Predicted 3D model of a 522-nucleotide part of an RNA (small-subunit ribosomal RNA, 5' domain) from an uncultured bacterium.
Context: one part of a larger RNA
RNA sequence: GAUGAACGCUGGCGGCGUGCUUAACACAUGCAACUUGAACGAAGCAUGGCGUUGGAAAUUUUUCGGAAUGGAAGGUGCCAUGACUGAGUGGCGGACGGGUGAGUAACGCUUGGGCAACCUGCCCCACACAGGGGGAUAACAGCCGGAAACGGCUGCUAAUACCGCAUAAGCGCACAGCUUCGCAUGGAGCGGUGUGAAAAGCCUUCGGGCGGUGUGGGAUGGGCCCGCGUCUGAUUAGCUGGUUGGCGGGGCAGCGGCCCACCAAGGCGACGAUCAGUAGCCGGCCUGAGAGGGUGGACGGCCACAUUGGGACUGAGACACGGCCCAAACUCCUACGGGAGGCAGCAGUGGGGAAUAUUGCACAAUGGGGGAAACCCUGAUGCAGCGACGCCGCGUGAGCGAAGAAGUAUUUCGGUAUGUAAAGCUCUAUCAGCAGGGAAGAAAAUGACGGUACCUGAGUAAGAAGCUCCGGCUAAAUACGUGCCAGCAGCCGCGGUAAUACGUAUGGAGCAAGCGUUAUCC
Numbered sequence: 001g002a003u004g005a006a007c008g009c010u011g012g013c014g015g016c017g018u019g020c021u022u023a024a025c026a027c028a029u030g031c032a033a034c035u036u037g038a039a040c041g042a043a044g045c046a047u048g049g050c051g052u053u054g055g056a057a058a059u060u061u062u063u064c065g066g067a068a069u070g071g072a073a074g075g076u077g078c079c080a081u082g083a084c085u086g087a088g089u090g091g092c093g094g095a096c097g098g099g100u101g102a103g104u105a106a107c108g109c110u111u112g113g114g115c116a117a118c119c120u121g122c123c124c125c126a127c128a129c130a131g132g133g134g135g136a137u138a139a140c141a142g143c144c145g146g147a148a149a150c151g152g153c154u155g156c157u158a159a160u161a162c163c164g165c166a167u168a169a170g171c172g173c174a175c176a177g178c179u180u181c182g183c184a185u186g187g188a189g190c191g192g193u194g195u196g197a198a199a200a201g202c203c204u205u206c207g208g209g210c211g212g213u214g215u216g217g218g219a220u221g222g223g224c225c226c227g228c229g230u231c232u233g234a235u236u237a238g239c240u241g242g243u244u245g246g247c248g249g250g251g252c253a254g255c256g257g258c259c260c261a262c263c264a265a266g267g268c269g270a271c272g273a274u275c276a277g278u279a280g281c282c283g284g285c286c287u288g289a290g291a292g293g294g295u296g297g298a299c300g301g302c303c304a305c306a307u308u309g310g311g312a313c314u315g316a317g318a319c320a321c322g323g324c325c326c327a328a329a330c331u332c333c334u335a336c337g338g339g340a341g342g343c344a345g346c347a348g349u350g351g352g353g354a355a356u357a358u359u360g361c362a363c364a365a366u367g368g369g370g371g372a373a374a375c376c377c378u379g380a381u382g383c384a385g386c387g388a389c390g391c392c393g394c395g396u397g398a399g400c401g402a403a404g405a406a407g408u409a410u411u412u413c414g415g416u417a418u419g420u421a422a423a424g425c426u427c428u429a430u431c432a433g434c435a436g437g438g439a440a441g442a443a444a445a446u447g448a449c450g451g452u453a454c455c456u457g458a459g460u461a462a463g464a465a466g467c468u469c470c471g472g473c474u475a476a477a478u479a480c481g482u483g484c485c486a487g488c489a490g491c492c493g494c495g496g497u498a499a500u501a502c503g504u505a506u507g508g509a510g511c512a513a514g515c516g517u518u519a520u521c522c
Base pairs, nucleotide, nucleotide: 001521002520003519005518006517007516008515009514012394013393014392015391016390017389018387019386020352025350026349027348029347030346031345035091036090039089040088043085044084045082046081047080048079049078050077051076052075053074058069059068060067061066099305100304101303108230109229111227112226113225114224115223118222119221123218124217125216126215127214128213129212131165133163134162140155141154142153143152144151145150171196172195173194174193175192177190178189179188180187181186201210202209203208231277232276233275238268239267240266243265244264245263246262248260249259250258280302281301282300283299284295285294286293287292307328308327309326310325311324330341331340332339333338358384360383361382362381366380367378368377369376370375397427398426399425400424407418408417409416410415431463434457435456436455437454441449466511467510468509469508470507471492472491473490477506478505479504480503481502487494488493
């Protein structure tokens, strides 16, 4: 000098930051990923139309019992339209965003190259297409099983869901050929023959709009390979059997012992293999004149993980935090047959600890997902709350004021110090408080923050100073108490009767909303 600090004493305001370093311990509760009706069928609701049922008022008549005409309300079925609601099928997104640092000494990271060995949804550009059919299934209805979670059977139905057929410029595969290029394995291009695989519609103001399929290119994102670098221990010296290489195959987006059969016997190591310990890496940050040393919290990039271990499914992308399956530990429900769960998301709780915050507001902005849009969702984010945890700024007043008041301390009793300090007089109003006005941030509308920032006015010195030290290092001393006691102390060392070193007082020094102590780093 520094800190994600803690502890002691003290504490006025604001701005910007920052806040579980320990138990990757366990978690009550709420929220954190949905959206689409312009893909689809059905249900509910409202309105209208048609049918059916129903039979009121009224009119006519009457032998006063009634009869005829008449058709309202209501019920119900079908159809149409409309705005929605919660389930279901389908699509897209749940692989982003957010968290944590357990593991990892590794191509994990950093830096520089390579892929003639690769993939890439949405987006952009270009070219070519979209013809004609089919069978189901959820929802729903009925029945059944179960305490529940959930499940079974039968029947009905739709699609941009699913499956054949057709078409194929271009594309894949197989075979043979030509041209051209490369450092090599080889690459690129062009014909030919055979063969294989596509598609979906919706809305419309009828102009169109949004989609769909195939192919090529781009963009973006990713995968893989290689060189150099990347902590400690030799009181760890040998390690290795898919091990090292080859040939052939399987598998993969792709290369590869990645996996397999066979063959060979290799491969690594004092330039430190193997083993053990520790650790996420970097941009950076701290310190230092530098070289270097230390560190990796916040912010940004990469990696890894999601109770522990294993596995795949779906998908452009995962071996997937808020998806699935299995095993394990734990917790909960149970009708004992069986089920449910995963905060290292945001808050919050218990526990651990010297120690670390609100179960807040809003989608107004920025960004993300879905949607044609309106809009919906978003504990990302923007804000607010708490903490002197840090940095920065401001204030706690200014001028005059000697009878050098009183008090206090000391004294050689004369005085000296506190000290222009106070009182008193004259001012000012930053901050806080009171009253009034009141934004930008937002593009037409829309502001959580927020009646906030800021501005104006009235008005009172009022509401706002402590902490450590005073033997030397080291700025600042006297008195009393104590008497090797009580105590101090970073080092040297103080204290045994006049202690500038202990305790108190007065005075002084330093820093100041802080000051000291402890811990750690240079």

Its mean pLDDT, the model's own confidence on a scale to 100, is 86.